This is a predicted structure of a 372-nucleotide RNA (Bacterial RNase P class A) from a bacterium.

[in-house]
Formats: sequence, C1' cells, structure tokens
RNA sequence: AAAGCAGGACAGGUGAUCGCGCCCCUUUCUGCAGCGCAGAGGGGGUGAGGAAAGUCCGAACUCCGCAGAGCAGGGUGGUCCGUAACGCGGACCCGCCGUGAGGCGGGGAAAGUGCCACAGAGAGCAGACAUCCCCGGCUUCGGCCGGGGUUAAGGUGAAAGGGCGAGGUAAGAGCUCACCGUCCCGGUGGCGACAUCGGGAGCAGGGCAAACCCCACCCGGAGCAAGGCCAAAUAAGAGGGAAGAGGCUGCUCGUCUCGUUUGACCCUCGGGUAGGCUGCUUGAGGUGCGGAGCAAUCCGCAUCCCAGAUAGAUGAUCACCACCCCCGCGCAAGCGGGGGGACAGAAUUCGGCUUAUCGUCCUGCUUUGGAG
Repeated sequence: AAAGCAGGACAGGUGAUCGCGCCCCUUUCUGCAGCGCAGAGGGGGUGAGGAAAGUCCGAACUCCGCAGAGCAGGGUGGUCCGUAACGCGGACCCGCCGUGAGGCGGGGAAAGUGCCACAGAGAGCAGACAUCCCCGGCUUCGGCCGGGGUUAAGGUGAAAGGGCGAGGUAAGAGCUCACCGUCCCGGUGGCGACAUCGGGAGCAGGGCAAACCCCACCCGGAGCAAGGCCAAAUAAGAGGGAAGAGGCUGCUCGUCUCGUUUGACCCUCGGGUAGGCUGCUUGAGGUGCGGAGCAAUCCGCAUCCCAGAUAGAUGAUCACCACCCCCGCGCAAGCGGGGGGACAGAAUUCGGCUUAUCGUCCUGCUUUGGAG
C1' cells in the first nucleotide's frame, strides 16, 4: 500500500420567524358566592431512538388462583462463570470451514419404536449387477452353460458393516501384522467440558431425536384496555316520609292518567355507565473517577434529574457553518457552481435478541506485496 477479520462511537451545529404538548411564575384580563379554581394573555424551562420497530424471549409491577406430591403439557440443552431473570452475555472445551485474523455448530442413535425418497444387486441381524477365482460339461478355441467361493477394486447413492500399506490366498477378506481410528480398563492434569499417557480387544454399534422417545433442569393464568379512587345517568335492592303526584296549561276551574298499606310520589343510601383522577415515570437510572476480574460483570465515591401525550405534542421555512459527492479553474493549497443526509418514531417500566438504516470516524488484528 492493497485485500480482509473482529469490535466500538456518531446519527450534524448555531441563529431567526411561525406553530404544538407538558411544567413553573405572573403587580394583566374574564367567569364563579368563594381561601381558590378554570380560561385567555405575558415571561421562563423542557420535549424521541439506536433501533422508540418486530412483540420473539426474560423480569419488575398489578389482579386472580394456589397445603404438599405426582401425571399431562410446554420450553431449554458442551462446561464453568455473570445476571433480578433469560432461549441473553463472557471465557473455555470439542467438531467442521477458512492460508490467516476469524466464522458456524453442540445432551443421548450401545433402552425401545419408526423412517431412510430417487438411483442401486443390496438401505439393515444388508447385498452379487458387471469384474475376479475354482470345479464340471460343451466348444467353431473367441468363449458359453451349470455349481460354488469372495466382497477387494468398479458402478449407484446423502449414506454400502473401520482407513492406508504389507503379508497371505485359487481369487479374496482383520484372515494375520505395523501405523492411524474406534471401544473397554487404568494413571496423570483440569472446578469442569475435556486433554494426555499406558495397557487390552480384531472392530461389534450406518444415518435421522426441528420423528416418537430417553435423561437433566426450568415453567400457575392474565395483562397498564393490569389495578385503585371519585362519580352525571339507569335497573334490582335497603331505610325513612307519605295522600296525593303528574299531563292538557303560566294561573284558576274542568278533565284524563297513576296511587292511598298490593304505597303513586319525595328524600337518603346503594349500585357504577358516560366522564374525570390515579397507576405515570427516580429507575436492576445516566455521567465521571477509582478499585476487583482475562472478560461478561460487580463494588465504592462524587454528581445529575433527562418526554409523559390520550386520538395521541416533539414540526415547518430561511440563513450561515461543518461533512460527503459531482462539474469547472488551478502545479498545489484552494476557489466558484450544483446536489445529498438514511431507517424510523415514545404510550407502565426495565434487561436482551432479531430486523431496518444515507454515510462518517476510531481501535485491535490477519494475509500478500514493497521500502529501510
């Protein structure tokens, strides 16, 4: 320098004008009987995210349920650690991939059941299609037929009963041997997954568990439209009063309806619909410094308060500056002109994961090439 690998940060800034939500102040105005409350005006403060998203996991909180145990059902799955918890994170182990930095995967197939398409002779206590070898018969001497041996090399397949080599044999074969692998036993190291060493066994036990299943561990349900409080209206119900109450009709008369203990009607309670208040934002919180730890993370001190709307505010325009791209001029620094800034957007709150994202910057590392 080029090509990469892993991780992290940012997500423009300032000002002006208009506009919106919330909070505070108000020697101003209006309404109400009112300490005060509500509205208008004025002043000040504050106002989205790294994912606020998907709602996929885990919790806090709330209500309901619950002696204890088991069954059913669901989930997780190398080991150790971290955490409030997790299906998350860190470190490590093993396998596969990559020259490498690194990436991806992870219980059990030697308890049982089941499945293994197509191709292929044979797909599970497997198998002989072509080749090979032996014996017998025939022969036109090329072979052909019958019986037997074998599973090595060929072919099929995702997968064919350890691998490669040597010996051996009629040809072959763990048939025998060395090495590697596998299994069993033991030693050593490690908290552990596991690693390593020694001895033994001729090799049994193909794959699939995101098929049933087995093993270990975990799991009650619903969710802020949870839940709590106030409370117009209406029904049941309760207590008290009660002979009148209501319409035509503002009043008197008249008339009609309901009612007088089978109680009209009135008052109070109750109940809780509309509506309002609360839950509501101070929290497993942010920032800085120090300490423990390989790390995830944890501890201590200091400091800060940082949206709470309810059909849902957080916006728009302009100017300048910064950044990126293109064009022109210039040896260059630079100058002039034009263009660009994504994904998206709170709704009880946290911890994760996943997905979307114009671009810019930083850190550590790898490979190849060059120079000293």

The model forms 93% of the base pairs in the Rfam consensus. The coordinates come from a structure-prediction model, not an experiment, and the mean pLDDT is 79. Rfam family: Bacterial RNase P class A. Rfam links the family to the GO terms ribonuclease P activity, dimeric ribonuclease P complex and tRNA processing. Rfam classes the family as a ribozyme. A source record names the gene rnpB.